The prediction has a mean pLDDT of 84. Predicted 3D model of a 104-nucleotide RNA (SAM riboswitch aptamer (S box leader)) from a marine sediment metagenome. The RNAcentral record of the sequence draws on MGnify. Of the family's consensus pairs, 97% are formed in the model. It matches the Rfam family "SAM riboswitch aptamer (S box leader)". About the family: The SAM riboswitch is found upstream of a number of genes which code for proteins involved in methionine or cysteine biosynthesis in Gram-positive bacteria.

RNA sequence: UUAUCAAGAAAGGUGGAGGGCCUGGCCCUGCGAAGCCUUGGCAACCCCCGAUUCCGUCGGGAAAGGUGCCAAUUCCUGCAAAGAGAUAACUCUUUGAGAGAUAA
Numbered sequence: 001u002u003a004u005c006a007a008g009a010a011a012g013g014u015g016g017a018g019g020g021c022c023u024g025g026c027c028c029u030g031c032g033a034a035g036c037c038u039u040g041g042c043a044a045c046c047c048c049c050g051a052u053u054c055c056g057u058c059g060g061g062a063a064a065g066g067u068g069c070c071a072a073u074u075c076c077u078g079c080a081a082a083g084a085g086a087u088a089a090c091u092c093u094u095u096g097a098g099a100g101a102u103a104a
Stems, first nucleotide, its partner, number of pairs: 001104005010039005018028003022078001024076002040070003045066002047061006074099001079096007
């Protein structure tokens, strides 16, 4: 920089109190958090095969290899706009941005 982020997928060992990026919430956790190890799984970004009008697109695969991931939508949220409700504080819905994550 570009693409994707509402789907999918856990057991054991070790370890001992944190974890979900940050804010505010709300959750998970001594019925055992993070980290580390083993095995298993998910997915299909890279990859592999085929087709094609070949800067690309479409279909298929996961056997080989590189990553990633396996509570909750990226757990929700923050900034902006539009709409709805309310006297108001504020609340709700949608869209976009920002932030973050992963891949190339």